RNA sequence: GGGGACUUAGCUCAGUCGGCUAGAGCGCCACGCUGGCAGCGUGGAGGUCAUGGGUUCGAAUCCCAUAGUCUCCA
Numbered sequence: 001g002g003g004g005a006c007u008u009a010g011c012u013c014a015g016u017c018g019g020c021u022a023g024a025g026c027g028c029c030a031c032g033c034u035g036g037c038a039g040c041g042u043g044g045a046g047g048u049c050a051u052g053g054g055u056u057c058g059a060a061u062c063c064c065a066u067a068g069u070c071u072c073c074a
Base pairs, nucleotide, nucleotide: 001073002072003071004070005069006068007067010026011025012024013023019057028044029043030042031041032040033039050066051065052064053063054062
């Protein structure tokens, strides 16, 4: 320098054929059970869906560019 894959909550990851308010586990906060801890239960907070643009009535999802990470080739 060129090809490919990936980027969604603090972490690890789902998200079907483009459609209604974007989800799970762990973690965090509050409360309950317990004498207390651990553990368990209930509830809650937490998201510019990497960034910018395009297509569309409608985009996390399709297209383009950019950035970052991984990988292959040179």